[in-house]
RNA sequence: AUUAUCAAGAGUGGACGAGAGAAUCGGCUCUGUGACUCCACAGCAACCUAAUUUUUUAAGGUGCUAAUACCGACAAAGCGAAGAUGCUUUGAAUGAUGAU
Numbered sequence: 001a002u003u004a005u006c007a008a009g010a011g012u013g014g015a016c017g018a019g020a021g022a023a024u025c026g027g028c029u030c031u032g033u034g035a036c037u038c039c040a041c042a043g044c045a046a047c048c049u050a051a052u053u054u055u056u057u058a059a060g061g062u063g064c065u066a067a068u069a070c071c072g073a074c075a076a077a078g079c080g081a082a083g084a085u086g087c088u089u090u091g092a093a094u095g096a097u098g099a100u
Stems, first nucleotide, its partner, number of pairs: 001100006011041005019030003024073004042065003047061003050057002069094001074091006
């Protein structure tokens, strides 16, 4: 860079010790009853490989294991309202992961 997927699913222990949920803003949430991160083990899943032989298995390579990618931001359509800053759907953008 191209492409596929992203509303399902799956946690305990140990170490560390203060912020974390990608970035900016807003909201919301997690967190000294120890989060985030790292390690061990366990688990989930089925992208690639493999087996099976045509829809399963889960051995290998990744990945993942709070909340939809936590939600919104931008665009279109619709709803609502005196007004819009509100709501719904779809798409985009950004990001993550796999494969090439």